[in-house]
Context: one part of a larger RNA
RNA sequence: GCCGGCGAGUUACGGUAUGUAGCAAGGUUAAGGAAUUAAGUUCCGGAGCCGAAGCGAAAGCGAGUCUGAAAUGGGCGACUUUUUAAGUUGCAUGCCGUAGACCCGAAACCCGUUGACCUAUCCAUGGUCAGGUUGAAACGAAGGUAACACUUCGCGGAGGACCGAACCAGUGUUCACUAAAACGGACUUGGAUGAACUGUGGAUAGCGGAGAAAUUCCAAUCGAAACGGGAUAUAGCUGGUUCUCCUCGAAAUAGCUUUAGGGCUAGCCUCAAUUUUAGAUUAUCGGGGGUAGAGCACUGAAUGGGUAAGGGGCCUUCGCGGGUUACCAAACUUUAUCAAACUCCGAAUACCGAAUAAUUAUAUAAUUGGGAGUCAGACUACGGGCGAUAAGGUUCGUGGUCGAAAGGGAAAGAGCCCAGACCUACAUCUAAGGUCCCCAAGUUAGGAUUAAGUGUAAAAGGAUGUUUUAUUGCUUAGACAACCAGGAUGUUGGCUCAGAAGCAGCCAUUCAUUCAAAGAGUGCGUAAUAGCUCACUGGUCGAGUGAUAAAGCGCCGAAGAUACACGGGGCUAAAUCUUACACCGAAGAUUAGGAUUGCAAGUAAUUGCAAUGGUAGGGGAGCGUCGUAUGUGGGCAGAAGCCAUAUCGAAAGAGGUGGUGGACUGCAUACAAGUGAGAAUGCCGGC
Numbered sequence: 001g002c003c004g005g006c007g008a009g010u011u012a013c014g015g016u017a018u019g020u021a022g023c024a025a026g027g028u029u030a031a032g033g034a035a036u037u038a039a040g041u042u043c044c045g046g047a048g049c050c051g052a053a054g055c056g057a058a059a060g061c062g063a064g065u066c067u068g069a070a071a072u073g074g075g076c077g078a079c080u081u082u083u084u085a086a087g088u089u090g091c092a093u094g095c096c097g098u099a100g101a102c103c104c105g106a107a108a109c110c111c112g113u114u115g116a117c118c119u120a121u122c123c124a125u126g127g128u129c130a131g132g133u134u135g136a137a138a139c140g141a142a143g144g145u146a147a148c149a150c151u152u153c154g155c156g157g158a159g160g161a162c163c164g165a166a167c168c169a170g171u172g173u174u175c176a177c178u179a180a181a182a183c184g185g186a187c188u189u190g191g192a193u194g195a196a197c198u199g200u201g202g203a204u205a206g207c208g209g210a211g212a213a214a215u216u217c218c219a220a221u222c223g224a225a226a227c228g229g230g231a232u233a234u235a236g237c238u239g240g241u242u243c244u245c246c247u248c249g250a251a252a253u254a255g256c257u258u259u260a261g262g263g264c265u266a267g268c269c270u271c272a273a274u275u276u277u278a279g280a281u282u283a284u285c286g287g288g289g290g291u292a293g294a295g296c297a298c299u300g301a302a303u304g305g306g307u308a309a310g311g312g313g314c315c316u317u318c319g320c321g322g323g324u325u326a327c328c329a330a331a332c333u334u335u336a337u338c339a340a341a342c343u344c345c346g347a348a349u350a351c352c353g354a355a356u357a358a359u360u361a362u363a364u365a366a367u368u369g370g371g372a373g374u375c376a377g378a379c380u381a382c383g384g385g386c387g388a389u390a391a392g393g394u395u396c397g398u399g400g401u402c403g404a405a406a407g408g409g410a411a412a413g414a415g416c417c418c419a420g421a422c423c424u425a426c427a428u429c430u431a432a433g434g435u436c437c438c439c440a441a442g443u444u445a446g447g448a449u450u451a452a453g454u455g456u457a458a459a460a461g462g463a464u465g466u467u468u469u470a471u472u473g474c475u476u477a478g479a480c481a482a483c484c485a486g487g488a489u490g491u492u493g494g495c496u497c498a499g500a501a502g503c504a505g506c507c508a509u510u511c512a513u514u515c516a517a518a519g520a521g522u523g524c525g526u527a528a529u530a531g532c533u534c535a536c537u538g539g540u541c542g543a544g545u546g547a548u549a550a551a552g553c554g555c556c557g558a559a560g561a562u563a564c565a566c567g568g569g570g571c572u573a574a575a576u577c578u579u580a581c582a583c584c585g586a587a588g589a590u591u592a593g594g595a596u597u598g599c600a601a602g603u604a605a606u607u608g609c610a611a612u613g614g615u616a617g618g619g620g621a622g623c624g625u626c627g628u629a630u631g632u633g634g635g636c637a638g639a640a641g642c643c644a645u646a647u648c649g650a651a652a653g654a655g656g657u658g659g660u661g662g663a664c665u666g667c668a669u670a671c672a673a674g675u676g677a678g679a680a681u682g683c684c685g686g687c
Base pairs, nucleotide, nucleotide: 001687002686003685004684005683006682011099012098013097014096015095016094017093018092019091020090021089022088023087026050027049028048032044033043034042035041054061055060064076065075066074067073102240103239105237109230110229111228112227113226114225120204121203122202123201124200125199126198127197128196129194131163132162133161134159139154140153141152142151143150167191168190169189172187173186174185175184206222208218209217210216215224243622244621245620246619247618248617253266254265255264256263257262267374268373269371270370271369272368273367274366275365278364279360280359281358282357283356284355285353286352287351293345294343295342299339300338301337304334305333306332310328311327312325313324314323315322316321377402378401379400380399381398382397383396384395385394386393407418408417409416422594423593424592425591427590428589429588433584434583435582436569437568438567442581444580445579446578447577448576449575455571461556462555465553466552467551468550469549470548471547472546473545474544482540483539484538485537486536488513489512490511493507494506495505519534523532524531595612596611597610598609599608600607601606623676625673627671628670629669630668631667632666633665634664641660642659643658644657645656647654648653
């Protein structure tokens, strides 16, 4: 890992609701007893319980009672009307409570025991340490001293001394790392007469011991051992929870919560009973509002001008005061503005209400009661807050989808677009989206645009891209461009300057003259001149040429890591805009057949209409398994089980036939459960 088996809402008591049965203003027995055909028996047993009356804390009173001195008051009841208006005892089912209470799962806590054959320390008694080296003290002799001291030689054999086996340890590398081993092997390494190592026996025990001290050891277990028990501890947490079909179908919100991943109540779902149009939508009518917008009348913010108290500066004055000011500036006025916490104004929607009308009718709503689940929501569009008018961000509001929704489209995609799957069909029409090929359908038709592979990613900004529209200048009295020619004089204007002559700079009545025209000069140039050129004019030429604005589609701006920012091929339309007609295209609609449910009609058969996606969850109907009772069957002429199989049923399932097998077993009805497995890192076994 697979296969097989086992594996989770049970039982008791109490409560409550529904169904059903009995009896009914009553209902019912419990323990116990008796009888008998021993069983789901019958009969006694009325103790007790519930109901028929309540009120009061109670004594107690009683259709009333309590409060109180008292109440006419007030509380709780009774009575009255009518639909409800009756209970009680069994049984069944749903749910709740108390119990382990659907199953498995802690880490832990407490109690009692067992452990020091591992290991830590200690006690008692034993044992072990090849060989080699070094050579302390003491001592002896000699020398030496006043005597010591001291020196030398010898002897001696000290040491947590040295080297190094056994022994103890475990430094580095390496092998191994489901190993030969739950700590090993190889090589290497430390200690090796000592705080050494070691045998045997003994001591210390878990709220404890021991510890040359590491949270280290106390039997592969240690921040508190192991085993048994309390014990099915508790687990607002995780996982799992077993057959089928039909029907309806949520929530991820509010309030409160030592509460926030848990609860309770409400909201939303379902079932039953009741009310019977009470509901919803639209139209009309009547309301309140202060949002969007707008505005500046208020509150504030805020721009320029005018005017102007007051203040500052300067001048003047002994002082009072006066003068002046490109300073600041309230108020006023004018101009142009801004606001969630501004409003002289003010929508659309939305909301509330009434009646009328219409539509809706297996619809909706409300009330009472049984059962829930939900309280992590997600994205998208619009209206806001927070944030950075960031986020697949966060937090509200309104709608949608997903959640709980399959199908078609968007290459691929929970939340986007289309559309809501009862079943069958090799039938038809459409939606979104598409129609050259992949790939079903137009290489469809008309008109335009784009040349960038734009399409098939992006901004500010930039540009004789190109198309269209509008306004306007010049132009056969000849424009624009090109070419030929001119482009002068006072004058080198004045100033400045070394120089300044159109062209460093400054000044300005930038003037005047001659002209077809020519600036006191547009640029290049010179040290300054010179020189080239422009404006301007004539000629040649012969028809358009400039400027501005708007719109369409393009261009640049444009740097990333494998090749690619159309799904691919590829496309100049198979791109973009526009007009038109076809076609394709879904589980949509239709057609044909069928199923279930509801409603309506009908005596019925039946017919018609409608509905039938679905998680949590509610409701309904069934299948199957072991067993019990009653009835009735099958079987050695072959039971159960197993194998094969093209039959039946909407499903769970059922049956037939054949084979195998070799002795039991079915069906109907009712009852009762150890009643259905694929998941729990499930348990056991097999392979």